[in-house]
RNA sequence: ACAGCAUAAAGGCAAACCUGCUGAAAGGCAGGGACGCAAAGCCACGGGUCUAAGGUCGUGAGACUAAGGCAGCCGGUUGCCGCA
Numbered sequence: 001a002c003a004g005c006a007u008a009a010a011g012g013c014a015a016a017c018c019u020g021c022u023g024a025a026a027g028g029c030a031g032g033g034a035c036g037c038a039a040a041g042c043c044a045c046g047g048g049u050c051u052a053a054g055g056u057c058g059u060g061a062g063a064c065u066a067a068g069g070c071a072g073c074c075g076g077u078u079g080c081c082g083c084a
Stems, first nucleotide, its partner, number of pairs: 005082001012037002017032006035072001041077003046074002048070003054065004
C1' cells in the first nucleotide's frame, strides 16, 4: 500500500408504523419511532424495479409508454476508527 475482517471506544444513519406538508401516482420532506446497517455516504448515465399524469392504441374495458421515482436490490464511486 492492497484485500479481507472479529471486537473495543467515539460517534453516525434509521425499516415498519403514526402525524403534518407535498405529488396524478410511485414517491419525497419534516417530526416522532427503531427493524436493521461498516458505507443504510454519494451516483438514476449500467442492470433491475415502482408509478403512468401526459401521450399512443382501442367502440369500450383496458394495453403500452418516463420526460417521474427507488441506491435499505445488484453495480459504480469516495471514505472514518481499530488494542487483536